[in-house]
The part of an RNA shown here (small-subunit ribosomal RNA, 3' major domain) has 476 nucleotides and comes from an uncultured bacterium.
Context: one part of a larger RNA
RNA sequence: UGACGGGGGCCCGCACAAGCGGAGGAACAUGUGGUUUAAUUCGAUGAUACGCGAGGAACCUUACCUGGGCUCGAACGCGACCGGGAGGGCACGGAAACGUGCCCGCCAGCGAUGGCCGGUUGCGAGGUGCUGCAUGGUUGUCGUCAGCUCGUGCCGUGAGGUGUCGGGUUAAGUCCCACAACGAGCGCAACCCCUACUGCUAGUUGCCAGCGCGUCAUGGCGGGGACUCUAGCGGAACUGCCGGCGUAAGCCGUGAGGAAGGUGGGGAUGACGUCAAAUCAGCACGGCCCUUAUGUCCAGGGCUACACACGUGUUACAAUGGCCGGUACAGAGGGCAGCCACCCCGCGAGGGGGCGCUAAUCCCGAAACCCGGUCUCAGUUCGGAUCGGAGUCUGCAACCCGACUCCGUGAAGCUGGAUUCGCUAGUAAUCGCGCAUCAGCCACGGCGCGGUGAAUACGUUCCCGGGCCUUGUACA
Numbered sequence: 001u002g003a004c005g006g007g008g009g010c011c012c013g014c015a016c017a018a019g020c021g022g023a024g025g026a027a028c029a030u031g032u033g034g035u036u037u038a039a040u041u042c043g044a045u046g047a048u049a050c051g052c053g054a055g056g057a058a059c060c061u062u063a064c065c066u067g068g069g070c071u072c073g074a075a076c077g078c079g080a081c082c083g084g085g086a087g088g089g090c091a092c093g094g095a096a097a098c099g100u101g102c103c104c105g106c107c108a109g110c111g112a113u114g115g116c117c118g119g120u121u122g123c124g125a126g127g128u129g130c131u132g133c134a135u136g137g138u139u140g141u142c143g144u145c146a147g148c149u150c151g152u153g154c155c156g157u158g159a160g161g162u163g164u165c166g167g168g169u170u171a172a173g174u175c176c177c178a179c180a181a182c183g184a185g186c187g188c189a190a191c192c193c194c195u196a197c198u199g200c201u202a203g204u205u206g207c208c209a210g211c212g213c214g215u216c217a218u219g220g221c222g223g224g225g226a227c228u229c230u231a232g233c234g235g236a237a238c239u240g241c242c243g244g245c246g247u248a249a250g251c252c253g254u255g256a257g258g259a260a261g262g263u264g265g266g267g268a269u270g271a272c273g274u275c276a277a278a279u280c281a282g283c284a285c286g287g288c289c290c291u292u293a294u295g296u297c298c299a300g301g302g303c304u305a306c307a308c309a310c311g312u313g314u315u316a317c318a319a320u321g322g323c324c325g326g327u328a329c330a331g332a333g334g335g336c337a338g339c340c341a342c343c344c345c346g347c348g349a350g351g352g353g354g355c356g357c358u359a360a361u362c363c364c365g366a367a368a369c370c371c372g373g374u375c376u377c378a379g380u381u382c383g384g385a386u387c388g389g390a391g392u393c394u395g396c397a398a399c400c401c402g403a404c405u406c407c408g409u410g411a412a413g414c415u416g417g418a419u420u421c422g423c424u425a426g427u428a429a430u431c432g433c434g435c436a437u438c439a440g441c442c443a444c445g446g447c448g449c450g451g452u453g454a455a456u457a458c459g460u461u462c463c464c465g466g467g468c469c470u471u472g473u474a475c476a
Stems, first nucleotide, its partner, number of pairs: 001476002003473003007470007015460002019423005026315008034306002042053002064301007076124009087104007107114002126290002129288003135284002137279003140275001142273001147186006153162003166177003192267004197235007211222003238261001241255001242253004317416001321375006333364003338357002342353004382413001387408007429452007
């Protein structure tokens, strides 16, 4: 100087408390450990691994296993030689890859030769093989925490200190006052984006607002620029005003005004560094290793195994509920090998026709809610696992191993031990919708979007993490 303390003081954070809903019990989905296996490819492992790399494992992917092949090699560049327009086709063996054989085909130029293709050969290949304890880059975490430093000066033999401490204040090393310090940098804040109010500009969305046409009806049409909206530029919030407290910074107020207050709400943004943290399998890269194979092609299998154990989720255990009928209201997105109106067929998944739309123009489009009926506490009209049968669709192909539909079957489960998680407001809870990946999909995941919409916070003694000052130390 740090680090640490079941030392002290001060102060924060859904850290506790207050409250709401969960997990831990059940079934299933998914990841992991373990076990098994020819293989169940590899990595991630307290917090900071475990719906993680996977934003799509039937083949492919694929890195694994078994078997069959190839070696100038699956791709690319350069040189030499041979043959040939580019290229196309057939037969046989074979699971394919591949191997063997055959046929058609002769570009430009007079030519030398050149372009392109195939073969032979030489050289560069190739490796998801090892080392994240050789590395770059990127990332997690402490932590959006308020800290981490520098120049000069001053103090100290020196390590180093001071500044950065102290008194206040703040979300903040934020600001004020004081001070052997005076300044400065990286952080904080602000500048950026979205959202809340409004003005202007602009009108192939919106509007009978005012007029006209038309319809059973609909901005459907003429037309209009008012409103909604769209998207570009501005305005607006600064403790600016008032009152109280205070030297000041600032704090308090049911204050005024205002769409909005005291960082309005959300995002992006992550200081010096810590964990020899993670990644050589995204990529790059040093070293080491394999080069008829640790490279490469193909078929099939595996990554989907199952006595078990754990994590994360989904659906429930019902009556603020289930089922049936009726009936409203979004936002954000996506769409041409696509979204598909509308009609017909089918109980349905879907099929057959078929309009529009490269899209503020056409299409995909809510559910909870509300109204009426029914069920009456029952393992049930709860719950839907599992299994049987029949189908639809994608795809070369659904046996291993797809999703969905219909009929039947109806399991466990009656609120879950110790323990444990999230959340302070348009939040939790609850309800549906969209997108990426994608032929299809094991999505109950992820990322977004809107609808309905709470309860509680006395307080900081205690648990966890953190900041500042101080104290002890046999630790560095």
Its mean pLDDT, the model's own confidence on a scale to 100, is 83.